The RNA shown here (c-di-GMP-I riboswitch aptamer) has 93 nucleotides and comes from Paenibacillus sp. yr247. Its Rfam family is "c-di-GMP-I riboswitch aptamer". For this family Rfam cites "Riboswitches in Eubacteria Sense the Second Messenger Cyclic Di-GMP" (Sudarsan et al., Science, 2008). Taxonomically the source falls in Paenibacillus (Bacteria, Bacillota, Bacilli, Paenibacillaceae). It was read from a public genome assembly, where an Rfam model found it. Its mean pLDDT, the model's own confidence on a scale to 100, is 83.

RNA sequence: UCUCGACAAAGGCAAAGCUGACGAAAGUCAGUGACGCAAAGCUAAAGGGGCUUCCUUGUCCUGAGCAGGACACGCUGCCAGCCAGCUGCCGAA
Numbered sequence: 001u002c003u004c005g006a007c008a009a010a011g012g013c014a015a016a017g018c019u020g021a022c023g024a025a026a027g028u029c030a031g032u033g034a035c036g037c038a039a040a041g042c043u044a045a046a047g048g049g050g051c052u053u054c055c056u057u058g059u060c061c062u063g064a065g066c067a068g069g070a071c072a073c074g075c076u077g078c079c080a081g082c083c084a085g086c087u088g089c090c091g092a093a
Base pairs, nucleotide, nucleotide: 004091005090012037013036017032018031019030020029021028022027035081041086042085043084047083048082049079050078051077055074057072058071059070060069061068062067
C1' cells in the first nucleotide's frame, strides 16, 4: 500500500412504527424509536434499476351537455438503507 473486517478502541448513522409539518403522490424534514449498517458518508445534471402520476396525450366508460371516472404512455418528481461511482475513520487475524 492492497485485500480483509475482530465479541478491539474511540466515535458515527438510524429501518419499521408513532407524532407534527410539507407534498397530488412517491416521498422529504423534525421529534421519538432501533431493524440493522464499515461507508447506512457524498453523488439521482447525463450507468443500470425501482417507485410516483397533480398535469399532458391517447383509448374506453357514464352523461343531453358542462363534466366525471378507468386504463395506458410520457414529462415531472422521488429512492444512495437496490446495484453502481467518488471519498473516507480504526487495525486484531